[in-house]
RNAcentral holds the sequence, with entries from ENA, Greengenes and SILVA. A computed fold for a 1470-nucleotide RNA from an uncultured organism, annotated as small-subunit ribosomal RNA. Rfam family: Bacterial small subunit ribosomal RNA.
RNA sequence: CCUGGCUCAGAACGAACGCUGGCGGCGUGGAUUAGGCAUGCAAGUCGAGCGCGAAAGUCUCUUCGGGAGGCGAGUAGAGCGGCGAACUGGUGAGUAUAAGAUGGGUAAUGUGCCCUGAUGUGGGGGAUAGCUCCGGGAAACCGGGAUUAAUACCGCAUGUCACCAUUCUUCACAAGAAGAUUGGGAAAAGGCCUUGAGUCGCAUCAGGAUCGGCCCAUCCCCCAUUAGCUUGUUGGUGAGGUCAAAGCUCACCAAGGCGACGAUGGGUAGCUGGCCUGAGAGGGUGGUCAGCCACACUGGGACUGAGAUACGGCCCAGACUCCUACGGGAGGCAGCAGUCUAGAAGCAUCCACAAUGGACGAAAGUCUGAUGGUGCGACGCCGCGUGUGGGGUAAGGCCCUUGGGUUGUAAACCACUGUCAGAAGGGAAUAAGGCUUGUAUAGCAAUAUGCAGGUUUGAAGGUACCUUCAGAGGAAGCACCGGCUAACUCCGUGCCAGCAGCCGCGGUAAUACGGAGGGUGCAAGCGUUGUUCGGAAUCAUUGGGCGUAAAGCGCGCGUAGGCGGACUGGUCAGUCUAUGGUGAAAUUUUCACGGCUCAACCGGAAAAGGCCCGUGGAUACUGCCAGUCUGGAGGACGGUAGAGGAGAGUGGAAUUCCUGGUGUAACGGUGGAAUGUGUAGAGAUCAGGAAGAACACCCGUGGCGAAGGCGACUCUCUGGACCGUUUCUGACGCUGAGGCGCGAAAGCCAGGGGAGCAAACGGGAUUAGAUACCCCGGUAGUCCUGGCCGUAAACGGUGGGUAUUAGGUGUAGGAGGUAUCGACCCCUUCCGUGCCGUAGCAAACGCAUUAAAUACCCCGCCUGGGAAGUACGACCGCAAGGUUGAAACUCAAAGGAAUUGACGGGGGCCCGCACAAGCGGUGGAGCAUGUGGUUUAAUUCGAUGCAACGCGAGGAACCUUACCCAGGCUUGAACUGCAGGGAAAAGCGGCCGAAAGGCCGUGUGCUUCGGCGUCCUGUAGAGGUGUUGCAUGGCUGUCGUCAGCUCGUGUCGUGAGAUGUUGGGUUAAGCCCCGCAACGAGCGCAACCCCCAUCCCUAGUUACCAGCGGGUAAUGCCGGGGACUCUAAGGAGACUGCCCGUGCAAGCGGGAGGAAGGUGGGGACGACGUCAAGUCAUCAUGGCCCUUACGUCUGGGGCGACACACGUGCUACAAUGGCCGGUACAAUACGACGCAAGGCCGCGAGGCGGAGCAAAUCGUAAAAAGCCGGCCCCAGUUCGGAUUGUAGUCUGCAACUCGACUGCAUGAAGUUGGAAUCGCUAGUAAUCCCGUAUCAGACAUGACGGGGUGAAUGCGUUCCCGGGCCUUGUACACACCGCCCGUCACACCACGAAAAUCGGCUUUUCCCGAAGCCGGUGUAUGAACCUUCGGGACAGAACCGUCGACGGAAAGGCUGGUAAUUGGGGUGAA
Repeated sequence: CCUGGCUCAGAACGAACGCUGGCGGCGUGGAUUAGGCAUGCAAGUCGAGCGCGAAAGUCUCUUCGGGAGGCGAGUAGAGCGGCGAACUGGUGAGUAUAAGAUGGGUAAUGUGCCCUGAUGUGGGGGAUAGCUCCGGGAAACCGGGAUUAAUACCGCAUGUCACCAUUCUUCACAAGAAGAUUGGGAAAAGGCCUUGAGUCGCAUCAGGAUCGGCCCAUCCCCCAUUAGCUUGUUGGUGAGGUCAAAGCUCACCAAGGCGACGAUGGGUAGCUGGCCUGAGAGGGUGGUCAGCCACACUGGGACUGAGAUACGGCCCAGACUCCUACGGGAGGCAGCAGUCUAGAAGCAUCCACAAUGGACGAAAGUCUGAUGGUGCGACGCCGCGUGUGGGGUAAGGCCCUUGGGUUGUAAACCACUGUCAGAAGGGAAUAAGGCUUGUAUAGCAAUAUGCAGGUUUGAAGGUACCUUCAGAGGAAGCACCGGCUAACUCCGUGCCAGCAGCCGCGGUAAUACGGAGGGUGCAAGCGUUGUUCGGAAUCAUUGGGCGUAAAGCGCGCGUAGGCGGACUGGUCAGUCUAUGGUGAAAUUUUCACGGCUCAACCGGAAAAGGCCCGUGGAUACUGCCAGUCUGGAGGACGGUAGAGGAGAGUGGAAUUCCUGGUGUAACGGUGGAAUGUGUAGAGAUCAGGAAGAACACCCGUGGCGAAGGCGACUCUCUGGACCGUUUCUGACGCUGAGGCGCGAAAGCCAGGGGAGCAAACGGGAUUAGAUACCCCGGUAGUCCUGGCCGUAAACGGUGGGUAUUAGGUGUAGGAGGUAUCGACCCCUUCCGUGCCGUAGCAAACGCAUUAAAUACCCCGCCUGGGAAGUACGACCGCAAGGUUGAAACUCAAAGGAAUUGACGGGGGCCCGCACAAGCGGUGGAGCAUGUGGUUUAAUUCGAUGCAACGCGAGGAACCUUACCCAGGCUUGAACUGCAGGGAAAAGCGGCCGAAAGGCCGUGUGCUUCGGCGUCCUGUAGAGGUGUUGCAUGGCUGUCGUCAGCUCGUGUCGUGAGAUGUUGGGUUAAGCCCCGCAACGAGCGCAACCCCCAUCCCUAGUUACCAGCGGGUAAUGCCGGGGACUCUAAGGAGACUGCCCGUGCAAGCGGGAGGAAGGUGGGGACGACGUCAAGUCAUCAUGGCCCUUACGUCUGGGGCGACACACGUGCUACAAUGGCCGGUACAAUACGACGCAAGGCCGCGAGGCGGAGCAAAUCGUAAAAAGCCGGCCCCAGUUCGGAUUGUAGUCUGCAACUCGACUGCAUGAAGUUGGAAUCGCUAGUAAUCCCGUAUCAGACAUGACGGGGUGAAUGCGUUCCCGGGCCUUGUACACACCGCCCGUCACACCACGAAAAUCGGCUUUUCCCGAAGCCGGUGUAUGAACCUUCGGGACAGAACCGUCGACGGAAAGGCUGGUAAUUGGGGUGAA
């Protein structure tokens, strides 16, 4: 950079939860338990269809009785009858099609009430409820007798028309429609008044309207781990049946019908207008409103009716609830309220029929939980308010760098306003109508209609609205403030408590937790949770991909399907267009629209609703039909190459084995060995023979094949390709889901074969181990035949086809041209196979006429990582296993390409005492010193690989000192300010005490009179070596004196970055040269600085002394000198400058000269950075902590301990030595709190004393090794000096813990040091002395300096360590001390298997068979009609039959729960 998932910001909701809550309008409110329901109401109405018909009360009469009558009243009431109850209202269980939506059809149909038209409404009859009487029953209710009416019921008459049958005509594509004809058969009901052309009804017919029924097409969720389903099934004939078509039902016949364009099965679900979201396309959804459907406790059933298979009807069965006298009965809130349950969760058992609508009625009217209203809930949307203007260092809070800032004009305060709420008063619209009066018209009138007047009807509601009043008065919260994402500080906490949407915060300075102040956002709400869409182009039609990120089937043949060359004509299905219909209303959008003050809301208009249907038109393209063509494709003919395939045969080399000969001790094998073979003769060699397998050279980014793959030679059979000629066919093509075939190796089955090789296995080695790598053996297998398997990094990690798009250069096969003796070369072309490369593409890498470019067609595949190519199921397989192929759970990543680093037991080049070559050490001993550990009252603290450990410390007896014990002080030991006080303070004296300190006494300064200084008291504050070096500054170490580290501009790259800085040389060096898309520059390197080495100049004391002079025992001792040495200031000199060689150059090699030669030697000097390196105890400093102590003073102790371990050193172990004597030569330094000479004393340390010297003058000061001479003679010694004893010296207030030194005595370990390890390349190592800082002294063998003597070795860069540059790989980036895999152990989680067990759904067969329809039979019986009076017609209980719910039995199928045990998987701080 890309891919890719996760997450967020938006909108929405019938929501819920948390905190909070002023008002109003409009909406909205049981989403779970289609769970159960107390109570009330939700469907009645009509007396103008009919027959009955009270009572209370009151009035009158009365015989006073239980009397009679009037009114009440033809009222209440039930009943017959009519209409309604099939509407309205509720719910979404079922239903994936019998629903729904859209569009059609019905010539296959129904339709009460309503409208229009036509005709009629004559005349009779018999019952019955009610009432009453009797009887049964607990009740519900039932039975019987008598009696009665109708718009209830039944004949007869009439009958346009309808209906049935006959015949005919016309129309129609058919089923059919219309008309004519003959015959048959069929109606009625009356009410009211006013008595009419009345009105409301009734009957028949036709038509309309409305509302249905049925049928068809299209659309309509998920699963293929559901692939086959179906017997009334599909069709026919006939019959039945229905309002009506139809297997709707039945009998018979035929064997069909559906299905990868997804049947069947399973899961889920009412559908739609719409609603939410979205730019849209889409996605989600179906609550309120509206349309349709389905349901009404569960299942079944019919009746009535115009309409039901009927929510508030009936019957049956079941479950449940209730009543009961136990015999029987009753019930169905998914109507409105309300209740219980479950739940996160959803309201009043309200008012009214005033309006709208509905039922009935002639009407008045009655009914109406429809509806209109009110109430409750911030549940939603909309609106309003909680004040407005002025007012500045207020206080308080918070922060603070102490200056201040902020809250903040915010408040107070001043001046105003009056919405909402409150109080008072006024006060609607929603009302149309009805009734009544008058009048007009029609009519004689009733009546109807219009107009006018009067009267009356409002639940909401005294509400909306208006006016007045008072007073800023009553009215603000919630979330957030690390990034995404607007908004920051303090305190608390300290990986705790907690937060968290993702990333992630919290381990002592948290803008992330909790609180506060402040801020941001929204606001009567704000947040949270849940859900949907969006963002997500993250399923991509719009609009994605598959070389390496997830993704091309291993390859071919080919079915369905998809797509398809050129020309002409036709057609008009697709397509386009015009118009008509439809797309309900509501919703949505728009509007200078209208109504509520605005808005939400409501109304109006328009648009949209991209679909579907009808009709007309267009004909380019696609399709279809017809004809033609040759370019695609194929065939014929002539040639060519080839490890293409199959079979049969043949060959030589090699290996092994066998036989024989020669021959003798080994062979073989390895890094080195061993196992192994061999004296019973191997190996070697010669000859002969046997067997199996594979085919050297040729052999080539050569050839062939679809892929797998194919390699000796010959023959036979056979597939494909290429080239050339254009003769033939005439689109015959491409792709290809399923399907079929081929398919390396290994593996499997059967039979052969078996030389070599070789899993397994055995042995030998290696190793910590070595179930490996190496070696010796060796079986399957490898080979052949037949059959399976069907997978590979089956890869070009790149599906197939066609076309187009610069080139260059190889190579294989063919053809042509030119030319020629020749096909030598050269040129052109076709088809393969490679490399490079332009445009283009690509995240990049890269691809690039063999595309990963540009397009089209077809197929396959992908959608975060893990779980997992696993589980289950299915199919295939002998097995191994293969194909198909999930989920739970879990993570916030996994991944690709490229970049910079780092790393590599990668590569190349180069350097360094890095190795090597040398010299000397350490590690062993004793001691010194530091550290760890241990100990201790304390053994103060820090430093910890290199880069801590003779380090901080360049001086621990006290002090230091920070630690411990003990004793003290408290504004303090030291500092500053303020206030107050005063007797000055200091000092001196005394007492106690270890001291510090305490107590007592004495004492009383200067002054310009302001005060100053000191002291005391109080206060602010001091003080802290307490903590944090991981909050810091400064300083330092280290890589490393390594040669590196960067920048500007330009260029390249999407970018990180690259280039420069790489490359070729060269150098100590990124030093320099050359080249180069780079050109320059900076920090580093080098140089400039200092010391040393040579010379010059200047200068000449305290240094020096050559010459001159003087002097001494001797000495620069003196005069003097300025030469020399030296001193110390300035110069010179070295630059690869010169010569030779070499090289393009830089440079390198050699040489000369020179004191010095290639940076002359040394020093100072340390780039960008690394190590959270070291230091809060040098110092400084933020935060935190202590404040009669974690401060401070004092005495004593400790830092010095000691079983041990380590580091650094010293001294040694000796003869290159030790000891004794003699003797020579330095430099750096230091000295007044000092160095101290000469002299004297002491064995000595040292003492006494003190010349000289603030130093080139005097002193420390003796240098030592060395040299000369002597002794020792290889030993624990004349080596070595530890330890100890003793006697001393010196410093110091004081040497016990705990100093150094001296004398004498003592005389330990140690005889050159294991593994390992350190330093050093020349004046170096080694060795020898000297000095200094600190310091009273000194534990110094340390540190820092100085000089003396003075080596050895370096072949070289393989290896070890460290480093530099380039390159390569990388899964590392805390960077290899990285990352990371698996088992095991423990805990938790989900899942699979599992003997079995418990459910759900469903299928088949059988049994039982309720209610009921239908069918059969039809008893008893029965008013209407007929009758010949006998009876008949008709009705009919009961019974029988078909079907039939619930129930039962058996056997399956699918699916779920649980389960001992078991299996893998995931997660988990150390």